[in-house]
Lysine riboswitch aptamer from Alkalicoccus urumqiensis, 185 nucleotides, folded computationally. It was read from a public genome assembly, where an Rfam model found it. The organism belongs to Alkalicoccus, within Bacteria.
RNA sequence: AGUGAGUGUAGAGGCGCAUCUGCUAUCAGUAAACUGUUUUAGGAGAAGGGACUCCGGGUAGAGCAGUUGAAAGGAGAAGAUGCCGAAGCAGAACAGCAUCCCCUGCCGUUCUGUUGGGACUGUGUUUAAGAAGCACAGUACUGUCGUACAGCUGAAAUCCGGCUGUAUGGAGGGCUAUCUCACGC
Numbered sequence: 001a002g003u004g005a006g007u008g009u010a011g012a013g014g015c016g017c018a019u020c021u022g023c024u025a026u027c028a029g030u031a032a033a034c035u036g037u038u039u040u041a042g043g044a045g046a047a048g049g050g051a052c053u054c055c056g057g058g059u060a061g062a063g064c065a066g067u068u069g070a071a072a073g074g075a076g077a078a079g080a081u082g083c084c085g086a087a088g089c090a091g092a093a094c095a096g097c098a099u100c101c102c103c104u105g106c107c108g109u110u111c112u113g114u115u116g117g118g119a120c121u122g123u124g125u126u127u128a129a130g131a132a133g134c135a136c137a138g139u140a141c142u143g144u145c146g147u148a149c150a151g152c153u154g155a156a157a158u159c160c161g162g163c164u165g166u167a168u169g170g171a172g173g174g175c176u177a178u179c180u181c182a183c184g185c
Stems, first nucleotide, its partner, number of pairs: 002183005008178004014084001016083006023076002032068008042055004048102004087115008096106003116142002119139008144170011
């Protein structure tokens, strides 16, 4: 030289990633409120089971008609900020919230698995959704590394190094530079 280890340090990819902010569409002429009318014993606390509390013939609840008429979660482009396993998705554990318990849902932290990146098409799935995410299959592209071949180049025929091109393969546990430790010389 090289090999191995290290979420050591720095860095690259590009229709790159996330968060925050206001805006926009959707949600939705839905929920809800009020009025009229029909019906009548149950109903509410997000779904299911139980407990508890509250409301209900002084008509709850449900149906129909009318007058008003949202919001949250989810999404988009923009700006700002932080970044380059950025982050997404799935699962598990623990904590919190939803009146309490089981279940379930939401949220936070940690861990494990998985995906190189975005775009497009199809199928499935989550979803109110024709938005968006995710998985799989496919298409063209992109960064990177390996391999083979060709060309150029280093005073240079081969070897070797560098650059470019073509083909092909890999995955972020990757790649580039550097540092530390061990082996090795």